[in-house]
């Protein structure tokens, strides 16, 4: 200089006018005020997707049924979070993802469609063996026509070469039947180990080396999940559990509109029926525990509020000290919305940072608490920082 991984902070600032909430003082009030001084929206407030605190059933056990996590190991109030590893996968790498328990020591289902065949299989092509058969046919035979040539005893003599034909047969093809094969090729996501050698009629772990896997025995390393290693041995029995299920943990509901407290009102009235084998409470059920009560009719009254819960917290920030780290201790410093149909809005000025434009000018991000935290996801214009990687130059 370029790409590019991780991680963190900021995403307006000042001043004026003018409206708003709420603390704390002092004043002062029928009533509501004045006045000083302080504070007042996030990094995700958002999504309601996990855990909780906390209030209620409720005095709060045991099962089953549901549900929810799933490598180890730590941290945490807890979790499905988060930090370290360990396996397995992409990346040249720095880092990134995994719905990571269990498919033969429990079983049940699916793997379409292609394909011969997808659980313990299987012959589309193709290779061999044998058996019939057709071609071809070197070579052998005997013979025949013709040609040549040699020999001599001149004879359809002998003997050798070519040539046309004929019989057998080696081999080669090709067709068919029976067998044998699963090495090679097709199909598939995926085909019942890999590769070299021997062996066979052609082949196959059929045998052998040498990996790889899985089984049993041992050995080091590490809490551990696992790694590494050495003998033996059958040769080697696929995938999905984000199907069903099996294992091993974990889990009452209900929810701030949970509640608690004040205040208003009236006749805390009359009647009938059912019940203890009943009613009810507890998300379904069962056991147990505790509580007494239901259903209708006649009549009379309320059902407007208010206060609280509401904010000091598993709180933030600094430093110090243990941890690899996630987080833990110690010390000091601060207090930073509590709104109650819903407070922080409007306008003018100036700067600052990016975009578009010559300029002038324009434009500038996802977004706003309602009991409270801890986490996960999601949306985000722009700006800055800090560590790695790798790619090119140059010293």
């Nucleotide at each position: 200089a370029g790409a590019g991984a991780a991680g963190a902070u900021c995403g307006g600032a000042c001043g004026g006018u003018c409206g708003c909430c709420g603390g704390u003082c002092a004043c002062g009030u029928c009533g509501u005020g004045u006045g000083a001084u302080g504070g007042g929206a996030g990094g995700a407030a958002a999504g309601u997707c996990c855990g909780g605190g906390c209030u209620c059933c409720a005095c709060a056990g045991g099962g089953c049924a549901g549900g929810g996590u799933g490598c180890u190991g730590g941290c945490u109030a807890a979790c499905g979070g988060c930090c370290a590893g360990g396996g397995g996968g992409g990346g040249c790498g720095a880092c990134c993802c995994c719905a990571c328990g269990g498919a033969u020591c429990a079983g049940u289902g699916c793997c379409a469609c292609a394909g011969a065949a997808a659980g313990c299989a299987g012959a589309c092509c193709g290779c061999c063996a044998c058996g019939c058969u057709c071609g071809u046919g070197a070579g052998a035979c005997a013979u025949u026509u013709g040609a040549c040539c040699g020999u001599c005893a001149u004879g359809g003599a002998c003997g050798g070469u070519c040539u046309a034909g004929g019989u057998u047969c080696a081999g080669c093809g090709g067709g068919c039947g029976c067998g044998g094969u699963a090495a090679g090729g097709g199909u598939g996501a995926a085909a019942c180990g890999g590769u070299g050698a021997g062996g066979u009629a052609a082949g196959a772990g059929c045998u052998c080396a040498c990996c790889a896997g899985c089984g049993g025995c041992g050995c080091g390393g590490g809490c551990g999940a696992c790694c590494g290693u050495g003998c033996c041995g059958g040769c080697u029995c696929g995938g999905u559990a984000a199907a069903c299920c099996c294992c091993a943990c974990c889990c009452g509901g209900a929810g701030c509109a949970a509640g608690g407290c004040c205040g208003a009102a009236u006749a805390g009235g009359g009647g009938a029926g059912c019940a203890a084998u009943g009613g009810g409470a507890c998300g379904g059920c069962c056991c147990g525990u505790c509580c007494c009560g239901c259903u209708c009719c006649c009549g009379g009254g309320u059902c407007a509020g208010g206060c609280u819960g509401c904010u000091c917290g598993a709180g933030a920030c600094g430093c110090c000290g243990g941890g690899u780290a996630a987080c833990c201790g110690g010390c000091g410093u601060c207090c930073u919305a509590g709104a109650g149909a819903a407070a922080u809005g409007a306008c003018c000025g100036u700067c600052g940072c990016c975009c578009c434009g010559c300029a002038a000018g324009g434009g500038g991000a996802c977004a706003g608490g309602a009991c409270c935290c801890g986490g996960c996801u999601u949306a985000c214009a722009g700006a800055u920082c800090u560590u790695c990687u790798c790619u090119g130059g140059c010293g």